[in-house]
RNA sequence: UCGAUUAGAGUUUGAUCCUGGCUCAGAACGAACGCUGGCGGCGUGCCUAACACAUGCAAUUCGAGCGGGAAAGCGUUCCUUCGGGGACGAGUAAAGUGGCGCACGGGUGAGUAACACGUAGGUAACCUACCUCCAUGACUGGGAUAACCUACCGAAAGGUGGGCUAAUACCGGAUAAGACCACAGGGGUUGCGGCCCUUGGGGUAAAAGAUGGCCUCUGCAUGCAAGCUAUUACCUGGAGAUGGGCCUGCGGACCAUUAGCUUGUUGGUGGGGUAAUGGCCUACCAAGGCGAAGAUGGAUAGCUGGUCUGAGAGGAUGAUCAGCCACACUGGGACUGAGACACGGCCCAGACUCCUACGGGAGGCAGCAGUGGGGAAUCUUGGGCAAUGGGCGAAAGCCUGACCCAGCAACGCCGCGUGGGUGAUGAAGGCCCUCGGGUCGUAAAGCCCUGUCGGGAGGGACGAAACCUCGGUCAUCUAAUACAUGGUCGAAUUGACGGUACCUCCAAAGGAAGCACCGGCUAACUCCGUGCCAGCAGCCGCGGUAAUACGGAGGGUGCAAGCGUUGUUCGGAAUCACUGGGCGUAAAGCGCGUGUAGGCGGUCGGAUAAGUCUGGUGUGAAAGCCCGGGGCUCACCCCCGGAAGUGCACUGGAAACUGUUCGGCUAGAGUACGGGAGAGGGAGGUGGAAUUCCUGGUGUAGCGGUGAAAUGCGUAGAUAUCAGGAGGAACACCGGUGGCGAAGGCGGCCUCCUGGAACGAUACUGACGCUGAGACGCGAAAGCGUGGGGAGCAAACAGGAUUAGAUACCCUGGUAGUCCACGCGGUAAACGAUGGGCACUAGGUGUUGGGGGUAUCCACUCCCCCAGUGCCGCAGCUAACGCAUUAAGUGCCCCGCCUGGGGAGUACGGCCGCAAGGUUAAAACUCAAAGGAAUUGACGGGGGCCCGCACAAGCGGUGGAGCAUGUGGUUUAAUUCGACGCAACGCGAAGAACCUUACCUGGGCUAGACAACGUCGGACAACCCCAGAAAUGGGGCCUUCCCUUCGGGGAUCGGCGGUUCAGGUGCUGCAUGGCUGUCGUCAGCUCGUGUCGUGAGAUGUUGGGUUAAGUCCCGCAACGAGCGCAACCCCUACCUUUAGUUGCUACCAUUUAGUUGAGCACUCUAAAGGGACCGCCGGCGUUAAGCCGGAGGAAGGUGGGGAUGACGUCAAGUCCUCAUGGCCCUUAUGUCCAGGGCUACACACGUGCUACAAUGGACGGUACAGAGGGUUGCCAACCCGCGAGGGGGAGCUAAUCUCAGAAAGCCGUCCUCAGUUCAGAUUGGAGUCUGCAACUCGACUCCAUGAAGGUGGAAUCGCUAGUAAUCGCGGAUCAGCACGCCGCGGUGAAUACGUUCCCGGGCCUUGUACACACCGCCCGUCACACCACGAAAGUUAGCUGUACUAGAAAAGCCGAUGACCUAACCUUCGGGAAGGAAUCGCCCACGGUAUGGUUGGUGAUUGGGGUGAAGUCGUAACAAGGUAGCCGUAGGGGAACCUGCGGCUGGAUCACCUCCUUA
Repeated sequence: UCGAUUAGAGUUUGAUCCUGGCUCAGAACGAACGCUGGCGGCGUGCCUAACACAUGCAAUUCGAGCGGGAAAGCGUUCCUUCGGGGACGAGUAAAGUGGCGCACGGGUGAGUAACACGUAGGUAACCUACCUCCAUGACUGGGAUAACCUACCGAAAGGUGGGCUAAUACCGGAUAAGACCACAGGGGUUGCGGCCCUUGGGGUAAAAGAUGGCCUCUGCAUGCAAGCUAUUACCUGGAGAUGGGCCUGCGGACCAUUAGCUUGUUGGUGGGGUAAUGGCCUACCAAGGCGAAGAUGGAUAGCUGGUCUGAGAGGAUGAUCAGCCACACUGGGACUGAGACACGGCCCAGACUCCUACGGGAGGCAGCAGUGGGGAAUCUUGGGCAAUGGGCGAAAGCCUGACCCAGCAACGCCGCGUGGGUGAUGAAGGCCCUCGGGUCGUAAAGCCCUGUCGGGAGGGACGAAACCUCGGUCAUCUAAUACAUGGUCGAAUUGACGGUACCUCCAAAGGAAGCACCGGCUAACUCCGUGCCAGCAGCCGCGGUAAUACGGAGGGUGCAAGCGUUGUUCGGAAUCACUGGGCGUAAAGCGCGUGUAGGCGGUCGGAUAAGUCUGGUGUGAAAGCCCGGGGCUCACCCCCGGAAGUGCACUGGAAACUGUUCGGCUAGAGUACGGGAGAGGGAGGUGGAAUUCCUGGUGUAGCGGUGAAAUGCGUAGAUAUCAGGAGGAACACCGGUGGCGAAGGCGGCCUCCUGGAACGAUACUGACGCUGAGACGCGAAAGCGUGGGGAGCAAACAGGAUUAGAUACCCUGGUAGUCCACGCGGUAAACGAUGGGCACUAGGUGUUGGGGGUAUCCACUCCCCCAGUGCCGCAGCUAACGCAUUAAGUGCCCCGCCUGGGGAGUACGGCCGCAAGGUUAAAACUCAAAGGAAUUGACGGGGGCCCGCACAAGCGGUGGAGCAUGUGGUUUAAUUCGACGCAACGCGAAGAACCUUACCUGGGCUAGACAACGUCGGACAACCCCAGAAAUGGGGCCUUCCCUUCGGGGAUCGGCGGUUCAGGUGCUGCAUGGCUGUCGUCAGCUCGUGUCGUGAGAUGUUGGGUUAAGUCCCGCAACGAGCGCAACCCCUACCUUUAGUUGCUACCAUUUAGUUGAGCACUCUAAAGGGACCGCCGGCGUUAAGCCGGAGGAAGGUGGGGAUGACGUCAAGUCCUCAUGGCCCUUAUGUCCAGGGCUACACACGUGCUACAAUGGACGGUACAGAGGGUUGCCAACCCGCGAGGGGGAGCUAAUCUCAGAAAGCCGUCCUCAGUUCAGAUUGGAGUCUGCAACUCGACUCCAUGAAGGUGGAAUCGCUAGUAAUCGCGGAUCAGCACGCCGCGGUGAAUACGUUCCCGGGCCUUGUACACACCGCCCGUCACACCACGAAAGUUAGCUGUACUAGAAAAGCCGAUGACCUAACCUUCGGGAAGGAAUCGCCCACGGUAUGGUUGGUGAUUGGGGUGAAGUCGUAACAAGGUAGCCGUAGGGGAACCUGCGGCUGGAUCACCUCCUUA
């Protein structure tokens, strides 16, 4: 300089921000499973039982070391009876001897936490066969032994005796350059230990031949041998290369609930041993060595290059390939050898398997195949040595399950194909549908093409170059033209794969697509089925009749010969944070201090160079990753080159910083001095007030206590009061966000002892500092021990209350304890929930201590500095709340602590404690949250303000009686259905005898009682007869209308048949529309823009006034606006104008009568206007809004009444008014008819009527309304009836006629307090009316009967003025039926002090763990089911320590050894040396005995814990949660809990004090 490189989402809430966990999307895999499956290339393939293995193969080779040597075959030759036999030659097998190899290659990962591995070094402490180079030698002798022959034993394996023989087998001697050993010198070097070179003489130790060729030299004299020559082998020594041994630094895992370990242990000396150092071994001596920077112990694990992931740092991993290590049935041991303590060797022991003649033997697939077993799971008992590599050999060659190939497996990666173009009547069919259509879909068919793969046919490689052989040729060696060796040219020969790759031709779209998903995350939607069932689910979550989430289908999305699922790893996760987190309240600061190790450390200068920085050198294997090239058609794959490998070591340099060291300094720290402050600590003494008790006096009936009481005390004299005394504990006022202390904590006064801090001024020391794991000390209250003390208070306990209960709250008592001394204990909400230190960063204002200045005679005052202690506040920080020079700001240093909730601060273990217990501190299991702060609501037995017939003050009722009516319940064939707190219950229903009617019983109909279409022929309707309960059926009689071009057409009706269909008061009001109720005629509910806040949200809408009102005014980061309020509308109260019939009548006439004439003044009617607005006056108020009073006025502050009902709430009500989705019925759940039922009746409730009487009842007389209705109607006069009513018929379509008599009232008479002259139920009788029809089941009348009832318990309702109360009248419905409902007028009150309380509501504020919103949430015991865990008498298994043992502990090395045995050598021939066997000694495997430790399994029983739609008991917590809560501790109790003591605010409310803010 260039390039590469970092993504999030769902889920806690009503919503928000934060914290925090869980989950997902990605990549990967030696994988497995499910569904599916065309081809090829390249790779990969027991991860589990280092479990057991049948069978075959995996290490042999050399005849050119040696003695020998078959059978068959081949060549030559002989014989032959022609069948064959013999000889010779080349020469093969098996076996033997000898050499080399077998320690490589191949497998596995059990063990191992270690110098095992990695990396860098050391070896002056070492070895190295084969190979290479250099130097030297290879002389001379000897004795055996296998094979073989023979005898014998044994089932076998195998063995024994005798005899023969060879060598490159073995042994002796000679020689010795150099090597080695000891001695005597010299030189060099050094890390001082040694090492190297060199001199001298002495000692020790070697050897092997074989093959080819030749005859130059010698012998026999052909040729061969000696010999020569070539090659090869051999001996000694040196060097190299290669491979190893040993040692060291550093690096990489877990548990401290493993803290102490160690006797060959640590070191030394001598000796032994090894290739070699070394306690490696041994004897002796010394007493060391390791460990908090983690020894020892335990559990786990092969290590690395690499691999996967990741932006990286990291994390995980250690298959295939490569390096190292370890192992080879288990344990031990050595032998051989250059190398082993040896995978396909040996010995012993053990387990297992096999053979056996029972006496004995054999074996070791963690080599390649393969088998069984285990397991979710991992291949062929293949071909070949053609290539590469290895062993042996001179070579040919042989051997090689190394290797190369093939087979099986979608196990992985890579590549290819399953066709291409055209084709719209958008075919058929499927699916959906709003029925119009849409979609599958150019998709198919059809037409035109192509030929990859697969199939058939033909051709056909690379991999092969060599060794070797042959023919030339050159060189070397030699006596040599020979042989041999080397080079070169040519020829010939060699392929498992495989007739494979590849190429060409042929035919034909012909043979080749699936899997998962489609609620969000996450790309992709509909229908049907199902109905909290069946099922899905990674998380959130779906499913209870309209499921895009279950199952199927259509369609779609994604990937594709694969697709999904499961498992595992990394990522996302900054969720262990080095890069890159935190600790006031979310998890998290040790209760506080002193201080060790450690970490960190002021200022100046010098030195050094450990850290640091920079350069160089070596190394960091190869493969892999990355980059650049190249080869397979591409790619995967392979080949070549480069880079990288951030590391380690050595070395040169720099000197700022850190370190080390030396020398200074004074700003950190400390010491000395001075005068002051203080509840700092310890000890001793002392004082007064008060409580209690005792004694005495006075005194008498109560005291005490509570919400109210009672227990208790008191006539044996209390309480009260006075005097005296005793004793213990605590110290009022001062007293204060005052003081002191590290914290806990400390309070009368005096004395003594003692610690610390602050201030001031100088002097001194010279970094002496900060922090602080362990450690040590202090540490409220409760508690424990011993001994005292004990007034008051007071756990436990007792009694009394309260209560459903009350193991509590309240009361009366009361013991530990509280107090003292000594000791223990060691915890608290031990809190500022804030570790310590230093520095820096606006201020303001209190207060305490000290000092200075000003000032003053002094004291105040004012200003300034230092130290402490509070409040407010800027920047900054914070999730927010908040913190803010006393930081939670900005930095540095050190310590402690946290990592989702529960389980649990629990279990086990350890330590401490007398105990209570403390401290350290898990896991299984379980949940998808748990949490912090803030927001909006809702709620509170929180607060403030304010309304309402809400209470209060009043009047009248209900609840009691009888009846009416509705409801529940019961009954019934049916008693149709709905409505259920207020806001269902005289409600739907403004009127069930039939009808209504939806219910029941019975009888009928099935295109239907009703609608549309079509066809035919008729009309139809009405009336009559018969059957029937009727519906219905049969018969009879009778018979159209409109138009017309006269053909016909149309309307109405019934019949017939058919199909789309009708019909349903069947279900779902929780699928809906509409309508309605309710909060509530309450004053509220919102929006736009702006502003504030990360945000939910806030502001506006809060505040001060005012109002009936979010009504209005003022103020204000808000300014405006909308729906509501009010007003506009109607009725009513006054007036005016207009208009006078059916209304009215003052005047003029008239009449019985506004009857008539007349009139329209009045009343009235009904249209239009006026009028009222705090407009005027006074006062109050901010000069405002407005309020109070007054005047005027018919009316005064909304005049009265009505209509009018914001955003919303209650899944409120209604599918039975209507409408409507879906579901259901279709000879019935439809429809017609008759009868019955809705009217039942032990009972309960609601709403009413009538009463209980004298403010009354009865009788007689006599006034005064309003608003309505009326032709299918209202019905006058008159007559009849006691009456209901009947007759009658005038008038009236209504200001005309009529219903229609209003009643209470008023005037009289009687009744006189009683079940009555009250009341009228019930019942009997007789009637009237309506109606087809009053039996079930109508209303009314008359006569008779004359029930309960004497004013109503708890409780409860309405009403604030023309209201309540009381009185009658009318209307709707309706044939008839009204105590109900809707209206109308008459008469006409009482009371409201007031807002404490009940209920409802509005606004503000506060707390909240509520948000389905207090009818909320929620705790614990008990009971049941399931799950995991702890304890437990024991029992069982593994590992392990210690001590002892082994009649002789196996094998074995080493050592010792009298007797025994023995070819080589020596010998004086006796023997010796040496060896062997045997025995003994040391060590030790597997064992045995005893006793410990530790881990796991199991265990009657037991303990708590967790989980589980509707169990039991209570109500602990959240609001002041109804006794504020919580922490520690102690006691008590079914349980949550209660109580005592001390502490905290993370307590509401009210008040006071202090401080602060604001002009």

The RNA shown here (small-subunit ribosomal RNA) has 1559 nucleotides and comes from an uncultured prokaryote. Its mean pLDDT, the model's own confidence on a scale to 100, is 84.